[in-house]
Context: one part of a larger RNA
RNA sequence: CCGCGGACUCCCAGUGGGAAGAGAAGACCCCACGGAAGUUUACCGCAGCCUGAUGCUGUAAUAUGGUUUCUGAAGUGAAGAGUAGGUGGGAGCCAUCGAAGUGUUCUCGCUAGGGAACAUGGAGGCGACAAUGGGACACCACCCUUUAGGAACCAUGUUGCUAACUCGAAAGAGGACAACGUUAGGUGGGCGGUUCGGCUGGGGCGGUACACCCCUGAAAAGAUAUCAGGGGUAUCCAAAGGUCUGCUCAGGCGGGUCAGAAAUCCGCCGUAGAAUACAAGGGUAAAAGCAGGCUUUAUCGGGUUUUGCACAGCGAGAAACCCGAUUGCGAAAGCACGGCCUAGCGAACACUGGUGUGCCCUUUAAAGGGGCCCCGGUCUGAUAAUGAACUUACCCUGGGGGUAACGGAUCCGUCGCGGGUGAGAGUCCACAUCGACCCCGCGGUUUGAUACUUCGCUGUCGGCUCAAGGCAUCCUGGCUGUGCAUAAGCAGCCAAGGGUGGAGGUGUUAACUCAUUAAAGCCUUACGUUAGUUGGGUUGAGAACGGUGCGAGCCAGUUUGGAUACUAUCUGCUGGGAG
Numbered sequence: 001c002c003g004c005g006g007a008c009u010c011c012c013a014g015u016g017g018g019a020a021g022a023g024a025a026g027a028c029c030c031c032a033c034g035g036a037a038g039u040u041u042a043c044c045g046c047a048g049c050c051u052g053a054u055g056c057u058g059u060a061a062u063a064u065g066g067u068u069u070c071u072g073a074a075g076u077g078a079a080g081a082g083u084a085g086g087u088g089g090g091a092g093c094c095a096u097c098g099a100a101g102u103g104u105u106c107u108c109g110c111u112a113g114g115g116a117a118c119a120u121g122g123a124g125g126c127g128a129c130a131a132u133g134g135g136a137c138a139c140c141a142c143c144c145u146u147u148a149g150g151a152a153c154c155a156u157g158u159u160g161c162u163a164a165c166u167c168g169a170a171a172g173a174g175g176a177c178a179a180c181g182u183u184a185g186g187u188g189g190g191c192g193g194u195u196c197g198g199c200u201g202g203g204g205c206g207g208u209a210c211a212c213c214c215c216u217g218a219a220a221a222g223a224u225a226u227c228a229g230g231g232g233u234a235u236c237c238a239a240a241g242g243u244c245u246g247c248u249c250a251g252g253c254g255g256g257u258c259a260g261a262a263a264u265c266c267g268c269c270g271u272a273g274a275a276u277a278c279a280a281g282g283g284u285a286a287a288a289g290c291a292g293g294c295u296u297u298a299u300c301g302g303g304u305u306u307u308g309c310a311c312a313g314c315g316a317g318a319a320a321c322c323c324g325a326u327u328g329c330g331a332a333a334g335c336a337c338g339g340c341c342u343a344g345c346g347a348a349c350a351c352u353g354g355u356g357u358g359c360c361c362u363u364u365a366a367a368g369g370g371g372c373c374c375c376g377g378u379c380u381g382a383u384a385a386u387g388a389a390c391u392u393a394c395c396c397u398g399g400g401g402g403u404a405a406c407g408g409a410u411c412c413g414u415c416g417c418g419g420g421u422g423a424g425a426g427u428c429c430a431c432a433u434c435g436a437c438c439c440c441g442c443g444g445u446u447u448g449a450u451a452c453u454u455c456g457c458u459g460u461c462g463g464c465u466c467a468a469g470g471c472a473u474c475c476u477g478g479c480u481g482u483g484c485a486u487a488a489g490c491a492g493c494c495a496a497g498g499g500u501g502g503a504g505g506u507g508u509u510a511a512c513u514c515a516u517u518a519a520a521g522c523c524u525u526a527c528g529u530u531a532g533u534u535g536g537g538u539u540g541a542g543a544a545c546g547g548u549g550c551g552a553g554c555c556a557g558u559u560u561g562g563a564u565a566c567u568a569u570c571u572g573c574u575g576g577g578a579g
Base pairs, nucleotide, nucleotide: 008579009578010577011576012575013574014573015572017571018570019569021566029400030399031398032397034396035395036392037391038390039389042194043193044192045191046190048187049186050185051184052183053182054181055180058161059160060159061158062157063156064155065154066153067152068151069150070149071148072147073146074145075144085143086142087141088140089139092126093125094124101120102119103118104117105116106115107114108113165174166173167172197210198208199207206227211233212232213231214230215229216228234383235277236339237338241295242294243293244292245291246290247289249273251269252268253267254266255265275284276283278344280342281341282340299325300324301323302322303321304320305319306318307317327336328335329334350378351377352376353375354374356373358372359371360370361369362368407453408452409450410449411448413447415443416442417441418440419439420438424434425433461536462534463533464532466528467525468524469523470522471521474499475498476497477494478493479492480491481490482489502514503513504512542560543559544558545557546555547554548553
């Protein structure tokens, strides 16, 4: 000096592993006393529609019913000539304007008889008196019951009329209907508004741990949580309350007619082993248990305290004690303001019952009415009490990693692998090989559990591409045991260098199948790998089937269709180059 190589500094082109890359206050999930849209037998309303009454709106006939009125008839205990409704007046009344009597028809009837009409008849008939009886229609007046007919009014039904009213140019048609107004009832997602609980090992489904009581948990004061464990209450009782008096239970043993394991009876033992209206705990024997007598203190008024609710506040409710009144039982002392104690409960509004020389209003004269005060009853169990259904995959907003789905983390029951012991199988023989029951581990590939990380976003199954690693080894290699003759196996030890393939249907991973092969290993790597690909599946909006729902809709049921975006700053890597 030249060549080659290396270190260092830098450049160019690529690549897309990393920056839980950028993009978009997650669309899934949950929450909000957030929203919207849809539905309906959600709640409350409103149109519309139906119907009744009434106004516009008059008139007539008829049927039925009712009220009033007129005319008429009927009114029978016995006694009495007799079919005596009641009361009063009353000595006369009716009759040629036709009495008694007779005939026909109709009617009532208690079968005795009464009444009406017509005809005939041609002058009397009835009452008083007497008798009977509570009471004497001769006649007059008023009234009661039943009934017949007529009239007026009203209601309902039916049928007409024409003049309101309606339609029509008119003729005419309809017609007190319709239409319209008022009012009442019904119907009414056609329309509007609103609601659509809480707790919760995510939410939903389930449950009610949402009001109360007992025991355990509860860690020897008190208090104490979980969708912790075991249970109970929303009543029942006029005696199962009060009081006085008496008694003793369960069970056992012995005895005794029918009578037996058990009926009733006698004797002995018997601290509760019974009973208590009902849960559990506590309590209880001359009782708090079991009986009998008398009763209503399960009463009225007032107060204090405790609890409800520990040590802040809080109602209803519950309990203990006391005072006054009136009572019950007891000879009395005394006891008694329900049940041996701890559960058995409910505000305001509304409706309703009671009480009173009470208060207020209504015209203050009374009566009546309304309200208030006081004591009760009928509810809110989501139980200190709001009158309330679903759907949303068409969805929206605000939030949450306070809370689910993938991954990670922790745990490891489950799963995979190993070990201890060795009952037994292996002809015999536990350990060639297999190995029950029981016990101890390892791993972190399954499935779970948890809810620690992420919801102002870490792309989700499988395939393709490219792989890197582990060994608990499928093949190949070295070795040992054998129930290893050889061959082929079986089991074990060392070993991860290399290899571990092709097809079928299925979205599949997986599983199954086929033919080969030395063998066709198991896993990890954000179930490796989407700023690499694909997009078959899952998991949007359309549509359909089956099922389900009244419906809107829904279904780890099925089917078809359905956008995969990013220009590389840094770093890593690959290739090339310069100093």
The part of an RNA shown here (large-subunit ribosomal RNA, domain V) has 579 nucleotides and comes from Candidatus Iainarchaeum sp.
It matches the Rfam family "Archaeal large subunit ribosomal RNA". Clan: LSU clan. Rfam 15.1 lists 2,955 matches to the family in 1,139 species.
The coordinates come from a structure-prediction model, not an experiment, and the mean pLDDT is 82.
Lineage of the source: Archaea > Nanobdellati > Candidatus Iainarchaeia > Candidatus Iainarchaeales > Candidatus Iainarchaeum.